The prediction has a mean pLDDT of 81. A computed fold for a 73-nucleotide RNA from an uncultured bacterium, annotated as transfer RNA. It was read from a public genome assembly. Rfam family: tRNA. Gene Ontology term of the family: triplet codon-amino acid adaptor activity.
RNA sequence: GCCGGAAUAGCUCAGUUGGUAGAGCUCCCGUUUUGUAAACGGGUGGUCGUCGGUUCGAGCCCGACUUCCGGCU
Numbered sequence: 001g002c003c004g005g006a007a008u009a010g011c012u013c014a015g016u017u018g019g020u021a022g023a024g025c026u027c028c029c030g031u032u033u034u035g036u037a038a039a040c041g042g043g044u045g046g047u048c049g050u051c052g053g054u055u056c057g058a059g060c061c062c063g064a065c066u067u068c069c070g071g072c073u
Stems, first nucleotide, its partner, number of pairs: 001072007010025004019056001027043005049065005
């Protein structure tokens, strides 16, 4: 230098054919317990890497860039 993959909640990851952004864990509150843990119930939490384009509408489609991983030379 070229090719491919990844980037979404504090962490690990989903998100189907473009149409209200989700799960588990964590955290907070409650029930339970002499107390803690566990269990159960409820809740908080997001500039969907950045910028632009397409569209009535973009996490999803298109382009450029950034970071990380792998391959080729």